Glycine riboswitch aptamer from Perspicuibacillus lycopersici, 88 nucleotides, folded computationally. Taxonomically the source falls in Perspicuibacillus (Bacteria, Bacilli, Caryophanales, Bacillaceae). The model forms 90% of the base pairs in the Rfam consensus. Model confidence (mean pLDDT): 83 of 100.

[in-house]
């Protein structure tokens, strides 16, 4: 000297929904209509419990936030590198 789960960096892939309307020149504000895959919130079975109740996942649900040309972001995923050190 093998180098798992996991974490992080970098690069790639990455969906959906109005280039709506009105102000107005900010790339913004407001109105209506929509989207779900940043984030956030909610819950089933099960488990604990005399009971009340607690715990309890998501790509499910809600749309608070975010988004609806491009850009940016983007769950997830692939590759490299680093940390780490299960196993041998």
């Nucleotide at each position: 000297a093998u180098g798992a789960u996991g974490a992080c960096u970098u690069g790639g892939g990455g969906a959906g929904a109005g280039a709506c309307u009105a102000c107005c020149u900010a790339u913004g504000u407001a109105g209506c209509g929509c989207c779900g895959a940043a984030g956030g919130a909610g819950c089933a079975a099960g488990c604990a419990u005399u009971a009340a109740u607690g715990u309890g996942a998501a790509u499910c649900u809600c749309u608070c936030a975010g988004g609806c040309a491009a850009a940016a972001a983007g769950a997830c995923u692939c590759a490299u590198g680093u940390c780490g050190g299960a196993c041998g």